[in-house]
RNA sequence: GAGUCGAAACGGCAAACCCGGCGAAAGCCGGAGGCGCAAAGUCACGGGUCUAAGGGAGGUCUCUAUGAUCGCCGGACUGCCGAA
Numbered sequence: 001g002a003g004u005c006g007a008a009a010c011g012g013c014a015a016a017c018c019c020g021g022c023g024a025a026a027g028c029c030g031g032a033g034g035c036g037c038a039a040a041g042u043c044a045c046g047g048g049u050c051u052a053a054g055g056g057a058g059g060u061c062u063c064u065a066u067g068a069u070c071g072c073c074g075g076a077c078u079g080c081c082g083a084a
Stems, first nucleotide, its partner, number of pairs: 005082002012037002018031005035071001041077003045074003048069003054064003
């Protein structure tokens, strides 16, 4: 110095709920808030999950992603610190 790993320290991010906005919805953005997180940083690449405007079947319900989710899992890329 690097890798693995995760004590300490400086910090970081921000769940639910509420308010405002966008959206058919899932959900997303901003404010407040703080459940938690060593990648809870980025990517929709693989899987899973959610929604169904439009479209199909059907006759009172169902199927379907091109939509969404990275704080569901895996993978890829990158990053702060330095004890055992």
The prediction has a mean pLDDT of 87. c-di-GMP-I riboswitch aptamer from a Candidatus Bipolaricaulota bacterium, 84 nucleotides, folded computationally.